RNA sequence: GCGGGAGUAGCUCAAUUGGUAGAGCAUUUGUUUUCCAAACAAAAGGUUUGCGGGUUCGAGGCCCGUCUCCCGCU
Numbered sequence: 001g002c003g004g005g006a007g008u009a010g011c012u013c014a015a016u017u018g019g020u021a022g023a024g025c026a027u028u029u030g031u032u033u034u035c036c037a038a039a040c041a042a043a044a045g046g047u048u049u050g051c052g053g054g055u056u057c058g059a060g061g062c063c064c065g066u067c068u069c070c071c072g073c074u
Base pairs, nucleotide, nucleotide: 001073002072003071004070005069006068007067010025011024012023013022019057027043028042029041030040031039050066051065052064053063054062
């Protein structure tokens, strides 16, 4: 330098190939227990998906540029 993959909640990852973002763990609260843990129930948590643009009525998913990481080639 070229090609491919990844980037989404605090962490690990989904999202049926465009229809408005969710699960598990963790956190908080409650129930239970003499207390803790475990179990069960609920809640909160994303400047809305690395960043900047574009297409579209509508983008996490499509197009362009760019940043970081991983793999391969030269």

The RNA shown here (transfer RNA) has 74 nucleotides and comes from a Candidatus Nealsonbacteria bacterium. The coordinates come from a structure-prediction model, not an experiment, and the mean pLDDT is 81. It was read from a public genome assembly. Its Rfam family is "tRNA". Rfam links the family to the GO term triplet codon-amino acid adaptor activity. Rfam describes the family as follows. Transfer RNA (tRNA) molecules are approximately 80 nucleotides in length.